[in-house]
RNA sequence: CUGCGCGAUCAGGCAACCGCUGGGUCCGCUUUUUGAGCGGAUCGAGAGGAAAGUCCGGUCUUCAUAGGGCAGCAUGCCGGUUAACGGCCGGGGGUUCGUGCUCAAAGCGCGCGCUACGGAUAGUGCCACAGAAAAUAUACCGCUUGCCGGUUCGCCGGCGAGUAAGGGUGAAAAGGUGCGGUAAGAGCGCACCGCGGCGCGAGUAAUCGCGGCUGGCAGGGAAAACCCCAUGCGAAGCAAGACCAAAUAGGGGAGGAGGAGUGGCCCCGCUCCGUCACAACUUCCGGGUAGGUCGCUCGAGCCUUCCAGUAAUGGAAGGCCUAGACGAAUGGUUGCCCCCGUUUCGGCGGGACAAAAACCGGCUUAUCGAUCGCGCAGGUAU
RNA sequence: GCCGAGGUAGCUCAGCUGGUAGAGCAGACGAUUCGUAAUCGUCAGGUCGCCGGUUCAAUCCCGGCCCUCGGCUCCA
Numbered sequence: 001c002u003g004c005g006c007g008a009u010c011a012g013g014c015a016a017c018c019g020c021u022g023g024g025u026c027c028g029c030u031u032u033u034u035g036a037g038c039g040g041a042u043c044g045a046g047a048g049g050a051a052a053g054u055c056c057g058g059u060c061u062u063c064a065u066a067g068g069g070c071a072g073c074a075u076g077c078c079g080g081u082u083a084a085c086g087g088c089c090g091g092g093g094g095u096u097c098g099u100g101c102u103c104a105a106a107g108c109g110c111g112c113g114c115u116a117c118g119g120a121u122a123g124u125g126c127c128a129c130a131g132a133a134a135a136u137a138u139a140c141c142g143c144u145u146g147c148c149g150g151u152u153c154g155c156c157g158g159c160g161a162g163u164a165a166g167g168g169u170g171a172a173a174a175g176g177u178g179c180g181g182u183a184a185g186a187g188c189g190c191a192c193c194g195c196g197g198c199g200c201g202a203g204u205a206a207u208c209g210c211g212g213c214u215g216g217c218a219g220g221g222a223a224a225a226c227c228c229c230a231u232g233c234g235a236a237g238c239a240a241g242a243c244c245a246a247a248u249a250g251g252g253g254a255g256g257a258g259g260a261g262u263g264g265c266c267c268c269g270c271u272c273c274g275u276c277a278c279a280a281c282u283u284c285c286g287g288g289u290a291g292g293u294c295g296c297u298c299g300a301g302c303c304u305u306c307c308a309g310u311a312a313u314g315g316a317a318g319g320c321c322u323a324g325a326c327g328a329a330u331g332g333u334u335g336c337c338c339c340c341g342u343u344u345c346g347g348c349g350g351g352a353c354a355a356a357a358a359c360c361g362g363c364u365u366a367u368c369g370a371u372c373g374c375g376c377a378g379g380u381a382u
Numbered sequence: 383g384c385c386g387a388g389g390u391a392g393c394u395c396a397g398c399u400g401g402u403a404g405a406g407c408a409g410a411c412g413a414u415u416c417g418u419a420a421u422c423g424u425c426a427g428g429u430c431g432c433c434g435g436u437u438c439a440a441u442c443c444c445g446g447c448c449c450u451c452g453g454c455u456c457c458a
Base pairs, nucleotide, nucleotide: 001378002377003376004375005374006373007372008371009370010369012337013336014335015334016333017332018331020046021045023043024042025041026040027039028038029037030036031035048353052364053363055362056361057360058359059358060237061236062235063234072233073232074231075230076229077091078090079089080088081087092117093115094114095113097111098110099109100108101107118228119227123226124225126221127220140167141166142163143162144161145160146159147158148157149156150155175193176192177191178190179189180188194217195215196214197213198212199210200209201208202207241294242293243292244291251285252284253283254282255281261278262277263276264275265274301320302319303318304317305316306315307314308313338351339350340349341348342347383454384453385452386451387450388449389448392407393406394405395404401438409425410424411423412422413421431447432446433445434444435443
């Protein structure tokens, strides 16, 4: 210097003019003082790293609340971090690839990555096709052998027995290699490797090591099948919810109504008396709609420095206030510069993904580029 | 803004305790008919929305995207 990977920051810049949203200050008008509304002037502010998907976790609000369980859902090696998480950090185990040791393979070491990684000896179920057999193992071919029959004496056929070494099937075949052993074989015996259990040591733990002991060795896969174990979760969501509150129509109280009226009841036909109910109308109260206000943005906040920690992260000091709309503002024009493409060198075209809606912490997805830092590889110069 | 459901042939839908995907209509060809329709027979047609993972094996199980549709003021 070039290329690749990872991380951080930025997301074309500056200026002028005209607009929009919401604030501070001042002035004018209306109204009953405070206050509120309307209009004007001026000052400073005004999208994101993902505002997206709504995939997780919280704050907040309402409902239900004395506690617990069932069901359901989610998570799942260990430790840490956090308000919390399925996030993040560190470690362990496993694994793809590269590389070194080795003649090669196996194996071991190192490095960049990836890793939904509890339990298959709690139980139930599944493993198509092929294959003899797919999980209580099994005898198709093959190998060996007993008896009988045949025989060209090589052996062949039938009925039994033994055998998992060999063949073939399959994604997967019941420890591997070698030696011994055997009629042929077989962990049948032995050595090494692998596996299980116990012990010792290291480590907080996962786990690792042992030329320590022991078991001939049994149980293949799948739990992103049901399930078991452990842990966590009450439900709904800002269109949550809280407050103020027209007109109209319902609801309730008082008056109307101690009088007059209508109807009913008691008694006996009538009258009187008693008691109950009732309309217009008047007035008060309550729920609640339209509408308005709040929730709403000062917060697990941002910047700088220092400290603790491998890191995620935490702490301290100093500084800062940075959208809050609701038929939903954040825009437009012009000039100069920057980058890219093109050019007849005058110019012309373009500037990613995408845009708040209660607010935070993550994850995922989209994204033209620029700068800085770290790591790896290559080249050049000294 | 918040919460749900779905995507399989040209169309409408099955298939979801995993084993290589079907039905009806539509289409092509043949039979029947003088001819057409109806009817009968045969056939073709599928990246199971896309990408990745689990598994020997995925339409099906798991994760992430894309698209479509539906519901949500208050009181009763």